[in-house]
RNA sequence: AACGAACGCUCUUGGCAGGCCUUACACAUGCAAGUCGAACGAGAAAGUACCUUCGGGUGCGAGUACAGUGGCGGACGGGUGAGUAACGCGUGGGAAUGUGCCUUUUGGUUCGGAAUAGCCCCGGGAAACUGGGAGUAAUACCGGAUAAGCCCUUCGGGGGAAAGAUUUAUCGCCAAAAGAUCAGCCCGCGUUAGAUUAGCUAGUUGGUGAGGUAACGGCUCACCAAGGCGACGAUCUAUAGCUGGUCUGAGAGGACGACCAGCCACACUGGAACUGAGACACGGUCCAGACUCCUACGGGAGGCAGCAGUGGGGAAUCUUGGACAAUGGGCGCAAGCCUGAUCCAGCCAUGCCGCGUGAAUGAUGAAGGCCUUAGGGUUGUAAAAUUCUUUCACCGGUGAAGAUAAUGACGGUAGCCGGAGAAGAAGCCCCGGCCAACUCCGUGCCAGCAGCCGCGGUAAUACGGAGGGGGCUAGCGUUGUUCGGAAUUACUGGGCGUAAAGCGCACGUAGGCGGAUUGGUAAGUUGGGGGUGAAAUCCCAAGGCUCAACCUUGGAACUGCCCUCGAAACUGCCAGUCUUGAGUCCGGAAGAGGUGAGUGGAAUUCCUAGUGUAGAGGUGAAAUUCGUAGAUAUUAGGAAGAACACCAGUGGCGAAGGCGGCUCACUGGUCCGGUACUGACGCUGAGGUGCGAAAGCGUGGGGAGCAAACAGGAUUAGAUACCCUGGUAGUCCACGCCGUAAACGAUGGGUGCUAGCCGUCGGGCGGCAUGCCGUUCGGUGGUGCAGCUAACGCAUUAAGCACCCCGCCUGGGGAGUACGACCGCAAGGUUAAAACUCAAAGGAAUUGACGGGGGCCCGCACAAGCGGUGGAGCAUGUGGUUUAAUUCGAAGCAACGCGAAGAACCUUACCAGCUCUUGACAUCCCGGUCGCGGAGACCAGAGAUGGACUCCUUCAGUUAGGCUGGACCGGUGACAGGUGCUGCAUGGCUGUCGUCAGCUCGUGUCGUGAGAUGUUGGGUUAAGUCCCGCAACGAGCGCAACCCUCGCCUUUAGUUGCCAUCAUUUAGUUGGGCACUCUAGAGGGACUGCCGGUGAUAAGCCGGAGGAAGGUGGGGAUGACGUCAAGUCAUCAUGGCCCUUACGGGCUGGGCUACACACGUGCUACAAUGGCGGUGACAAUGGGCAGCAACUCAGCAAUGGGAAGCUAAUCUCAAAAAGCCGUCUCAGUUCGGAUUGGGCUCUGCAACUCGAGCUCAUGAAGUUGGAAUCGCUAGUAAUCGUGGAUCAGCAUGCCACGGUGAAUACGUUCCCGGGCCUUGUACACACCGCCCGUCACACCAUGGGAGUUGGUUCUACCCGAAGGCAGUGCGCCAACCGCAAGGAGGCAGCUGGCCACGGUAAGGUCAGCGACUGGGGUG
Repeated sequence: AACGAACGCUCUUGGCAGGCCUUACACAUGCAAGUCGAACGAGAAAGUACCUUCGGGUGCGAGUACAGUGGCGGACGGGUGAGUAACGCGUGGGAAUGUGCCUUUUGGUUCGGAAUAGCCCCGGGAAACUGGGAGUAAUACCGGAUAAGCCCUUCGGGGGAAAGAUUUAUCGCCAAAAGAUCAGCCCGCGUUAGAUUAGCUAGUUGGUGAGGUAACGGCUCACCAAGGCGACGAUCUAUAGCUGGUCUGAGAGGACGACCAGCCACACUGGAACUGAGACACGGUCCAGACUCCUACGGGAGGCAGCAGUGGGGAAUCUUGGACAAUGGGCGCAAGCCUGAUCCAGCCAUGCCGCGUGAAUGAUGAAGGCCUUAGGGUUGUAAAAUUCUUUCACCGGUGAAGAUAAUGACGGUAGCCGGAGAAGAAGCCCCGGCCAACUCCGUGCCAGCAGCCGCGGUAAUACGGAGGGGGCUAGCGUUGUUCGGAAUUACUGGGCGUAAAGCGCACGUAGGCGGAUUGGUAAGUUGGGGGUGAAAUCCCAAGGCUCAACCUUGGAACUGCCCUCGAAACUGCCAGUCUUGAGUCCGGAAGAGGUGAGUGGAAUUCCUAGUGUAGAGGUGAAAUUCGUAGAUAUUAGGAAGAACACCAGUGGCGAAGGCGGCUCACUGGUCCGGUACUGACGCUGAGGUGCGAAAGCGUGGGGAGCAAACAGGAUUAGAUACCCUGGUAGUCCACGCCGUAAACGAUGGGUGCUAGCCGUCGGGCGGCAUGCCGUUCGGUGGUGCAGCUAACGCAUUAAGCACCCCGCCUGGGGAGUACGACCGCAAGGUUAAAACUCAAAGGAAUUGACGGGGGCCCGCACAAGCGGUGGAGCAUGUGGUUUAAUUCGAAGCAACGCGAAGAACCUUACCAGCUCUUGACAUCCCGGUCGCGGAGACCAGAGAUGGACUCCUUCAGUUAGGCUGGACCGGUGACAGGUGCUGCAUGGCUGUCGUCAGCUCGUGUCGUGAGAUGUUGGGUUAAGUCCCGCAACGAGCGCAACCCUCGCCUUUAGUUGCCAUCAUUUAGUUGGGCACUCUAGAGGGACUGCCGGUGAUAAGCCGGAGGAAGGUGGGGAUGACGUCAAGUCAUCAUGGCCCUUACGGGCUGGGCUACACACGUGCUACAAUGGCGGUGACAAUGGGCAGCAACUCAGCAAUGGGAAGCUAAUCUCAAAAAGCCGUCUCAGUUCGGAUUGGGCUCUGCAACUCGAGCUCAUGAAGUUGGAAUCGCUAGUAAUCGUGGAUCAGCAUGCCACGGUGAAUACGUUCCCGGGCCUUGUACACACCGCCCGUCACACCAUGGGAGUUGGUUCUACCCGAAGGCAGUGCGCCAACCGCAAGGAGGCAGCUGGCCACGGUAAGGUCAGCGACUGGGGUG
């Protein structure tokens, strides 16, 4: 795009078309083929008029109706597509034919006869129908005559016709010739799929003769011959009416064959003939069969695939209509009759086409809806409203053409005129992308959607609803089917190195293709002409319906086939010539080319003998194994089999497989040179034939080594493996099979053409400097241009440019499988599907990530060290368990002394109980009070809270009004409130990789592209730091630096700091001073700056000097692009959801502190580098008024009572501790301090659950800690104390401060993490990836299967209806002959052969089912 469509929703109207695609299923009822009185005989009735003896008669009706004989027509018209793969159809030819009616022409149309239907009478039968008798007509039938022409012929001859009707006119009849039309027959070409159908055929093929037909012919028969068809696809199977055309497509094609038209076939199924001009006959006959109906059971009837209609089937397809008015058909002289052909109408949106459902104005941008950032936006000029119009529909009137005289079903239709009134007239699908069109609500991997990709798991533009929007519109969607897109079967117009695809290789048959030249021919080819190519359709033009659809006319076209006249370039064919293709010959050459025979040495193993002694062998390490019965080792000799080191080489040979010691024999091919010969002899190659590694098979040998299977030993979780020790087939030979390999260059063969350069092998030629150079032919390699390629790559050895031939491919899986066939001894091979299933499978390249890949490098990463953890007790956090609650979060590193810089109440979020409901807190409204507030005390209560009392006390402004503000109380509802959920809706903040050196951009360049380059490379660095190079040149975020601090110096300033000098004091206490220390401001200083070496002369590195400090001087702050849906909704903020007398608020008590247990982080220890006692030296950072507190008194002490000073360089916390001296002497201790008992202190409303401290007593585990694991590289580890935040009180935690103060680093193999380059990849959620097979379960299709059921087909045989034919015909018979008898002729009957249906038997083939079974697919 299309449709004979169907389904869903919807529907104003008109025109034109179309309408059982399925059961060629069955059919009730009506109609669809009759007509002719001008062929013939006969011939009513109803009714009516008159008469009547009432019985009837006569006339009209009427020679009418009905029926019969006869003629013509029922072979057309109409239907259907079952069959048919065929001369059936299409197209073009042909000769051996017929032809009613029609046209033309010629000639006739004469004389007779015998019957018979109807009718009448008598019968049979239920009926259908039928028997007998009498009589009768014809254009029915028969005979005679005639014969122009006709037919037959033995060429003498013979044979055969007619019909009349009528008043004329005329219509008929017979014979013949010709035409036209129609029909039959023959031939060329074309006409679906399957080779898993390869052979078929006996009337088969041909001949002779005969028969038969309208006609040729095996059409039929007899005889003879053995042919005929087939790879250019016979036969068989499946499917199918064919065509003009239709749909699609740019075309070529592909699909289809409804309607319309041509042909064919069929008419319930099968068979058969009759009649006839024509049939083997849709509405004729006979028979058989199935089915239906009637029946009196004896018999009969029927055939809608005609028009309507019914049932059934189905997703699905109409009225039991009108008319012969038109067109046409039959009959008839005609009038006319018949006509479900046809013309019309009806039904159906089934399709195509047309028209309408209103138009203009109209902003407060109404209301309502929807959304909202709450402002507004949108629906939307849309509506309303105002002003108009009236197509269509409706009502009234008028009213055709179609008809050339009459006749109009359609039809009072089309059209025209008038009228009323916006009045009666819009839906469907879609809105994630493809694909035009977006929001809200609901739902919550549910419900659902979906053409593909895919949506839906609480913010769904994808589901459902709504608003809005998009598209089409009387339709719109869905489904189905065809073509297109699809160059995705490629003729036009594809491919085969790696995506699917080159046969393993050759020889060669058919076939295809084929060198130069001359002549001929004209099959192909080409030009002209002629015939045909039906009409319709398509296209163009014009015209007619108002337009269009539709219709009419004309043109063009129908790309085809046939005939004919030309041409001769090319192809073919015929004839001739040629040498360049191909081959032969001569002379040379190389070679693991092949076959056979022989032969050689090394090695292995075995045997014999000698020497010799304890191991050998084997491995990562071992063991099995061998060995004291003498191994291994070594020496000598012997045997056997197999393979041939070095040479040896991208070296050689061969078609491929393949070929390797040496010699001989036989033998194939190739190359070079010569150019003597042949003269296209060539290339390819479907089938076919041969060769064909390894393994395997058969028979017979052989068997040293090696070695499937097997055994043992190891390894391992296991180890039916890798490793080891053994070891059989086999490997070897001969003969015969097999016929496959990653049989690979994953690259078929041949020919020609198209830049080079560098090797190498075999020949030839030239030059000389004689071992080189140049050149040429043939091989074999590397690199590379053009060109090709998706890229990788190929590139004179093409995967380039062309030609010829063959083979092969067409998504993945199923499957190279099943079935069938062929081959094979078997194993198996060759050929080779389908169902089903998936939306991919695959190639090349890119970026990452990963690797028990590689290279380079770094890091307390390892190593080297020091000290710990893991064992004990306790502290603390977590898990688990428990509980009314043990609130919540954090979860490898990167949760676990974490949020928490401090849970007795509070905190607090949890639990129990009590209690409040506009609320503890915010804003607004109404009413009331001016207070409020503070203090004290009372009652009830656990308290919150409630009730009541006393005292104190400023409301502010003021327009003087409770007016405004403020406060409180009460009320109302909007609201408050939520540590309720979602960190996977978020902001912000944070952790981590990682202070790792990386992450990117612009322009340019390269690539089809993803991308690359830059950023890689050579050096160097802590560093993508710097230098050099480079199709890159620059730039940004990171690094570094800038910032803070510590270390040196200078300067400024000296109080509360300092004190060298001068005084002074117990004391820097005071005077004085600010030099020093210190404080805190400003500066300086360090930059590889200098020297030497090294490096590339660079960057840099090494060493040195100077310097307080040296190569980033130490420390801190600083964290690129990003990763982990990392953490946090419980800091805060926040979308959505949820609760609202509760999931909110308040209070009391409890809990977060539980305790069998497990883990993390710490403290204290286990002791002598120590404990205890004594001594009393040296810091720094900090804190302090609800505070730090000197000093003094009391107490053993915690602490308490007094109390100076200090808002701090002034006072104070404050004592620093390790240190030093003494003692203890190795023990569960003078270690260790847990636990427990008693007594106190402090804080606080309150220490029971549940604080800290002091003191007396008690004195547990623990004697250095398994596997494992952590920190640290210098003022570091270790060790020692000090301060601070939080805080009423509470630290072993955290943060900070100083004191003492080490050891070690060879080095980068390994573990972990990271960076750069490179490589492989089937990974990309990125190795915690991907993924294979068995097993278990469910489902699906399929193979095998004892069999069983059915279809179809074939062969043989049996039966043999009807009917033609042949024979017979004793029964019967009108026409002619005969006086008659009889004859001629005919009929019934019977027989034969053919044959439909039916039957029996053996097969082929296809399909259904099938216990069980095999693999396959999906989950």
Molecule: small-subunit ribosomal RNA
Organism: uncultured prokaryote